[in-house]
RNA sequence: GGGUCGGUAGCGCAGAGGCAGGCGCACCUUCAUCGCAUGAAGGGAACGUCGGUUCGAAUCCGACCCGGCCCG
Numbered sequence: 001g002g003g004u005c006g007g008u009a010g011c012g013c014a015g016a017g018g019c020a021g022g023c024g025c026a027c028c029u030u031c032a033u034c035g036c037a038u039g040a041a042g043g044g045a046a047c048g049u050c051g052g053u054u055c056g057a058a059u060c061c062g063a064c065c066c067g068g069c070c071c072g
Base pairs, nucleotide, nucleotide: 001071002070003069004068005067006066007065010025011024012023013022018055027043028042029041030040031039032038048064049063050062051061052060
């Protein structure tokens, strides 16, 4: 340099045009307990960047950035 896969919450993942941004762990508050562990109820937190297509984009297209793998 070319090809390919990926980038979504603090971490690990799902979601593949609208109808919801969700699950597990973690974090915060309250309750139960003398306290810890644990359990219950509630809460905060995310679509790599910039453009394009579309009535509507996390999702489709392009460029760029970052990472894995393959080729040269």

This is a predicted structure of a 72-nucleotide RNA (transfer RNA) from Streptomyces canus.
The organism belongs to Streptomyces, within Bacteria.
Rfam family: tRNA. Rfam's curators write: Transfer RNA (tRNA) molecules are approximately 80 nucleotides in length.
Its mean pLDDT, the model's own confidence on a scale to 100, is 80.